[in-house]
RNA sequence: UGUUGAUAAAGGCAAAUCUGACGAAAGCCAGAGACGCAAAGCCGCGGGUCCUCGCUUCCUUCGCGAUGUAGCAACACCGCGAUAGAUCCCAAGACCGCCGGGCUGCCGAC
Numbered sequence: 001u002g003u004u005g006a007u008a009a010a011g012g013c014a015a016a017u018c019u020g021a022c023g024a025a026a027g028c029c030a031g032a033g034a035c036g037c038a039a040a041g042c043c044g045c046g047g048g049u050c051c052u053c054g055c056u057u058c059c060u061u062c063g064c065g066a067u068g069u070a071g072c073a074a075c076a077c078c079g080c081g082a083u084a085g086a087u088c089c090c091a092a093g094a095c096c097g098c099c100g101g102g103c104u105g106c107c108g109a110c
Base pairs, nucleotide, nucleotide: 002110003109004108005107012037013036017032018031019030020029022027035097041103042102043101045100046099047098048095049094050093052091054089057086058085061082062081063080064079065078067076068075069074
C1' cells in the first nucleotide's frame, strides 16, 4: 500500500421501548435501555421512503343559488362556496441503522 473480518484485545456506536425538552408533522436532542453494527464515523450527493404546504382529479357532508317534477315540503340535476378523505404532480423538510456514491479512520489476518 492492497485485500479481508476467522480469532483476540483496547475501546466505540446504540434499534425498539420509556421519561423529559424541541417541532405542525416526518423527526430530532438529552437521559435510561440494548436489537444489532467493522465504518451503525462524517457528507442528504444519486435513488428510495416518510412528513407537510400548494396543486390536479375523484369523492363525503353541509350551506347558498338556478332549473325540473307537482304549489310548500321532498326529490332529481347543475353551478358556487366550505369541509373530511383518496389520488397525481411539484416544492420545502426529515431519514446516512434502506441501497448506492464521496471523504476519513481503530485493531487483527494475509
Record summary:
c-di-GMP-I riboswitch aptamer from a Gammaproteobacteria bacterium, 110 nucleotides, folded computationally. The sequence was found by an Rfam model in a public genome assembly. NCBI's taxonomy places the organism under Bacteria, Pseudomonadati, Pseudomonadota, Gammaproteobacteria. The model forms 94% of the base pairs in the Rfam consensus. The coordinates come from a structure-prediction model, not an experiment, and the mean pLDDT is 81.